[in-house]
RNA sequence: AGUGAGAAUAGAGGUGCAAAGACCAUUAGUAUAUAGUUGGAGGGGAUGUGACCUGUGACAACUAUUGAAAGGGGGAUUUGCCGAAGUGAUAAGAUUUGCAUCCAUCUUAAUCACUGGUCCUGCAUUGAAGAAAUGCCGGGCUGUCAUAUAGUUUUCAACUAUAUGGAGGGCUAUCUCACGC
Numbered sequence: 001a002g003u004g005a006g007a008a009u010a011g012a013g014g015u016g017c018a019a020a021g022a023c024c025a026u027u028a029g030u031a032u033a034u035a036g037u038u039g040g041a042g043g044g045g046a047u048g049u050g051a052c053c054u055g056u057g058a059c060a061a062c063u064a065u066u067g068a069a070a071g072g073g074g075g076a077u078u079u080g081c082c083g084a085a086g087u088g089a090u091a092a093g094a095u096u097u098g099c100a101u102c103c104a105u106c107u108u109a110a111u112c113a114c115u116g117g118u119c120c121u122g123c124a125u126u127g128a129a130g131a132a133a134u135g136c137c138g139g140g141c142u143g144u145c146a147u148a149u150a151g152u153u154u155u156c157a158a159c160u161a162u163a164u165g166g167a168g169g170g171c172u173a174u175c176u177c178a179c180g181c
Base pairs, nucleotide, nucleotide: 002179003178004177005176006175008174009173010172011171014082016081017080018079019078020077023074024073033065034064035063036062037061038060042053043052045102046101047100048099049098050097085115086114087113088112089111090110091108092107093106094105095104116142117141118140119139120138122136123135124134125133126132144166145165146164147163148162149161150160151159152158
């Protein structure tokens, strides 16, 4: 030279990932509120129980007036980053008139598993949605490593192109320790 180990440090992939506030469109002339009309007994996501409202008209529907917001989205800006982040399962809590059981939705932390990144078609779910997101199958592009072939160069070796395959627990560079020379 090299081999092995490392919770050591720093990086790369690119329409790269995520967050924040402001703005914009949509949600929507919707929900809510008020008034009137119809109507005639119940009023919650389901069940049970209790309370409250209701025949001085509940729930519901229609008309008129008034009239949002949240979530999701867009481009720019700023910030943090490269398991960035996302998905699924497990745990706890919250949400509706109180309580209990269940359903659904949301939030939080940890553990485990999967996905290198990104785009597109189709299907399914969520959603107001022909937006978008997530999941699955299929396909494309791209980065990285290994192998093979060919070329450049011509000790080695390195680089380029093509093909096949793998996965981020990876890859590259430096460093530390041990072995070895």
The RNA shown here (Lysine riboswitch aptamer) has 181 nucleotides and comes from Gracilibacillus ureilyticus. Its Rfam family is "Lysine riboswitch aptamer". Gene Ontology term of the family: lysine biosynthetic process. The sequence was found by an Rfam model in a public genome assembly. The organism belongs to Gracilibacillus, within Bacteria. The coordinates come from a structure-prediction model, not an experiment, and the mean pLDDT is 79.